[in-house]
RNA sequence: GGGCUCGUAGCUUAGUCAGGUGGAGCGAUUGGCUCAUAACCAAUUGGUCGCUGGUUCGAAUCCGGCCGGGCCCA
Numbered sequence: 001g002g003g004c005u006c007g008u009a010g011c012u013u014a015g016u017c018a019g020g021u022g023g024a025g026c027g028a029u030u031g032g033c034u035c036a037u038a039a040c041c042a043a044u045u046g047g048u049c050g051c052u053g054g055u056u057c058g059a060a061u062c063c064g065g066c067c068g069g070g071c072c073c074a
Base pairs, nucleotide, nucleotide: 001073002072003071004070005069006068007067010026011025012024013023020057027045028044029043030042031041032040050066051065052064053063054062
């Protein structure tokens, strides 16, 4: 230098192919239960979907460029 692949909540990730309200588990907070703690139950808290531009009525999703991680070729 070239090719492929990944980037979504504090962590692990679903959703992307085929555009239409961004969800789950863990975590955190509060309450219940208990003599108390853990466990359990309930509620709450959660995201400019890596950045930037384009297409579109509408983009996490499609397209371009860039950044970062991994693999391969040279």
A computed fold for a 74-nucleotide RNA from a Candidatus Methanomethylophilaceae archaeon, annotated as transfer RNA. It was read from a public genome assembly. The coordinates come from a structure-prediction model, not an experiment, and the mean pLDDT is 84.